[in-house]
A computed fold for a 77-nucleotide RNA from a Thermoplasmatales archaeon, annotated as transfer RNA.
Its mean pLDDT, the model's own confidence on a scale to 100, is 82.
It matches the Rfam family "tRNA". It is annotated as a transfer RNA.
Taxonomically the source falls in Thermoplasmatales (Archaea, Methanobacteriati, Thermoplasmatota, Thermoplasmata).
RNA sequence: GCCACUUUUGCAUAGCCCGGUAGUGCGGUUGACUUGUAAUCAACAGGUCGGGGGUUCGAAUCCCUCAAGUGGCUCCA
Numbered sequence: 001g002c003c004a005c006u007u008u009u010g011c012a013u014a015g016c017c018c019g020g021u022a023g024u025g026c027g028g029u030u031g032a033c034u035u036g037u038a039a040u041c042a043a044c045a046g047g048u049c050g051g052g053g054g055u056u057c058g059a060a061u062c063c064c065u066c067a068a069g070u071g072g073c074u075c076c077a
Stems, first nucleotide, its partner, number of pairs: 001073007010026004020057001028044005050066005
């Protein structure tokens, strides 16, 4: 230099192909239960979906570009 893949809440991830309310588990907070803790149960909070732009009535999803990461290939030394 070229190619492919990945980026979603504190962590791990689904949803993307085929556009239409952003979900799940763990964790956190509060409450119930308990002599107390753990466990269990219930409720709540937490996301401008890596950045920017475009298409569209509407974009996590499609297109372009940039960044970061992983893997492979090539060239030089």